[in-house]
Molecule: Glycine riboswitch aptamer
Organism: Accumulibacter sp.
RNA sequence: CAAUGGCGGAUGGGAGAGUGUGGUUCCACCACCGCCGAAGGCGCAAACCACCCGGAAACGCUCAGGCAAAAGGACCGUUCGUGCAAU
Numbered sequence: 001c002a003a004u005g006g007c008g009g010a011u012g013g014g015a016g017a018g019u020g021u022g023g024u025u026c027c028a029c030c031a032c033c034g035c036c037g038a039a040g041g042c043g044c045a046a047a048c049c050a051c052c053c054g055g056a057a058a059c060g061c062u063c064a065g066g067c068a069a070a071a072g073g074a075c076c077g078u079u080c081g082u083g084c085a086a087u
Base pairs, nucleotide, nucleotide: 003087004086005084006082007081008080009079010078011077012076013075018033020032021031022030023029024028034067035066036065040063041061042060043059048054
């Protein structure tokens, strides 16, 4: 310096589950029951390690969040910025 990558921004796509019951100051909130997993959070195997520790997720749990629309949404595409774990 360049590329892959890390982090962040913009933009496009983006699933699931209640037409629930009751109440209230009534398109919102509260309580109860039922459900969903792809914000976040928590948990687990083998390999590896002398041993211990450690040890992943789209797996599991559902604390949180969600169950018309909107918003959000892991992840993916395109693009921009940044020397910022690393190579």